[in-house]
RNA sequence: GCGGCAGUAGUUCAGGGGUAGAACGACAGCCUUCCAAGCUGUAUGUCGCGGGUUCGAAUCCCGCCUGCCGCU
Numbered sequence: 001g002c003g004g005c006a007g008u009a010g011u012u013c014a015g016g017g018g019u020a021g022a023a024c025g026a027c028a029g030c031c032u033u034c035c036a037a038g039c040u041g042u043a044u045g046u047c048g049c050g051g052g053u054u055c056g057a058a059u060c061c062c063g064c065c066u067g068c069c070g071c072u
Stems, first nucleotide, its partner, number of pairs: 001071007010024004018055001026042005048064005
C1' cells in the first nucleotide's frame, strides 16, 4: 500500500428500513438473625464519526477513525 471482518447499555451480544432488546452486571425493595441464593421493581444507549438516499436509517450508499486477520 491492497483486501476482508468488526465497532450497538458497565460487559458479552442480538436486531439488516417503521424510531433499540436479551443475558450478565448495577441500584432499591421483599425474604433472612446476618451474608449468599431467591423473588419483585428501577435506571440506563449522541447504535464509532461525518455526509448522502428515503416520509422515515442502527439497518442502504460514500468518506473517515479504531481494532483484528490476510496479502504485498

This is a predicted structure of a 72-nucleotide RNA (transfer RNA) from an Aggregatilineales bacterium.
Taxonomically the source falls in Aggregatilineales (Bacteria, Bacillati, Chloroflexota, Anaerolineae).
Its Rfam family is "tRNA". The family's RNA type in Rfam is transfer RNA.